[in-house]
RNA sequence: GAGAGCGUGGCCCAAUGGCAGGGCAUCCGUUUCCGGAGCGGAAGGUUGUGGGUUCGAGUCCCAUCGCUCUCG
Numbered sequence: 001g002a003g004a005g006c007g008u009g010g011c012c013c014a015a016u017g018g019c020a021g022g023g024c025a026u027c028c029g030u031u032u033c034c035g036g037a038g039c040g041g042a043a044g045g046u047u048g049u050g051g052g053u054u055c056g057a058g059u060c061c062c063a064u065c066g067c068u069c070u071c072g
Base pairs, nucleotide, nucleotide: 001071002070003069004068005067006066007065010024011023012022013021018055026042027041028040029039030038048064049063050062051061052060
């Protein structure tokens, strides 16, 4: 330099173009002599960035950034 794959809460993963969900962690409650475990609840997301298509985009298209792999 060329090509391919991936990017979604703090972490790990889902999500036929139609309300972005789950687990862990965190916080609160319950329980306990105190903790932990268990149980109940809450908070936490510009879906890497910028555009485009569409009534509607995490999903499709283009560009760009980062990481990984392959080729040179």

The prediction has a mean pLDDT of 80. The RNA shown here (transfer RNA) has 72 nucleotides and comes from Serendipita vermifera MAFF 305830. It matches the Rfam family "tRNA". Rfam classes the family as a transfer RNA. Gene Ontology term of the family: triplet codon-amino acid adaptor activity. The RNAcentral record of the sequence draws on ENA and Rfam.